Notes: The RNA shown here (transfer RNA) has 71 nucleotides and comes from an Actinomycetota bacterium. The sequence is in RNAcentral, with records from ENA. It matches the Rfam family "tRNA". By type it is a transfer RNA. Lineage of the source: Bacteria > Bacillati > Actinomycetota.

[in-house]
């Protein structure tokens, strides 16, 4: 430099173009003598800039970052 794959809560994964959800973690509460376990609840995210569309995490273009391959 070229080709391919990927980028979503703190982490790991979801989401026929139609309210971004789950697990773990964190915080609050219940339970417990305390801790842990268990239960309930809360907060928390779409890499950036444009385009298409009534509507974009999803489709298109460019850029950035990560991985693999080729030279």
């Nucleotide at each position: 430099u070229c080709g391919c794959g990927g980028g979503u809560c703190g982490u790991c994964c979801a989401a026929c173009g139609g309210c971004a959800g789950g697990a773990c973690a964190u915080c609050g509460g219940a339970u417990u003598u305390u801790g842990g376990u268990u239960c309930c609840g809360a907060g928390a995210a779409u890499g950036g800039a444009g385009g298409u569309u009534c509507g974009a995490u999803u489709c298109c273009u460019c850029c950035c970052c990560c991985g693999c391959g080729a030279g």